This is a predicted structure of an 88-nucleotide RNA (c-di-GMP-I riboswitch aptamer) from a Bacillota bacterium. The source organism's lineage runs through Bacteria, Bacillati and Bacillota. Model confidence (mean pLDDT): 83 of 100.
[in-house]
RNA sequence: UAUAUUCAUAGGCAAACUUAGAGAAAUCUAAGGACGCAAAGCUGAAGGGGCUAAACACUUAAUGGUGUACUGCCAGCCAGUUGCAAUU
Numbered sequence: 001u002a003u004a005u006u007c008a009u010a011g012g013c014a015a016a017c018u019u020a021g022a023g024a025a026a027u028c029u030a031a032g033g034a035c036g037c038a039a040a041g042c043u044g045a046a047g048g049g050g051c052u053a054a055a056c057a058c059u060u061a062a063u064g065g066u067g068u069a070c071u072g073c074c075a076g077c078c079a080g081u082u083g084c085a086a087u088u
Stems, first nucleotide, its partner, number of pairs: 004087003012037002017032006035076001041081003047078002049074003056067004
């Protein structure tokens, strides 16, 4: 330096849920809280996959229903990419 691994040390992140706020929603932010994670760091038309459906189109006598992300959302689904410690 590179690859692989995760025994130890010191640390890191933070699911569900609750409260407050934003949003049409998916979901996000903050505080609390820990299910877990060796990348649970970063990357969202521009790798795949998934979620929502305001606007729009069609439809219903009506409530509603169907389609749809070009502009929305998910990185703790896979993937790409970067990286710390120790050991071999």